[in-house]
Formats: sequence, C1' cells, structure tokens
RNA sequence: UCCCCGGUAGCUCAAUGGUAGAGCAUUCGGCUGUUAACCGAAGGGUUGCAAGUUCGAGUCUUGCCCGGGGAGCCA
Repeated sequence: UCCCCGGUAGCUCAAUGGUAGAGCAUUCGGCUGUUAACCGAAGGGUUGCAAGUUCGAGUCUUGCCCGGGGAGCCA
C1' cells in the first nucleotide's frame, strides 16, 4: 500500500430497504423461613464518524476512523 471480515444497549449478538430487539448484567417487585434458583416488570441506543441514493437506511453507495485476518513492498 492492497484485499477480506467486523463496529448496533454495560457484555454477547439479532433485525427482508418499512415500529431498533433478545439473552446475560443492573434496578424494582413476586415467590421462599433466608440466600440462590425461578417468575414478572422497569431503566438503558448519536446503529463507529461524515456525506450521498431513496417516500423511507442498522441494511445500499462513497470517503474517513477503529479492531481482526491475509497479501505485497523496503531493509
């Protein structure tokens, strides 16, 4: 320098271009003699950044940033 994959809630991950969700964690409640487990609820989002296409973008296009992998160049 080039190619590929990835970046979404605190963590791990979903979402056919059409309401952004789940599990775990956190908080509260239920249950239990108590804890754990179990059950229910709540809070929690600049979908990496900036533009573009579109009636509509997490999703498509372009540039950039970050992480992982591969190739190449110099020595």
The RNA shown here (transfer RNA) has 75 nucleotides and comes from an Acidobacteriota bacterium. Lineage of the source: Bacteria > Pseudomonadati > Acidobacteriota. The coordinates come from a structure-prediction model, not an experiment, and the mean pLDDT is 80.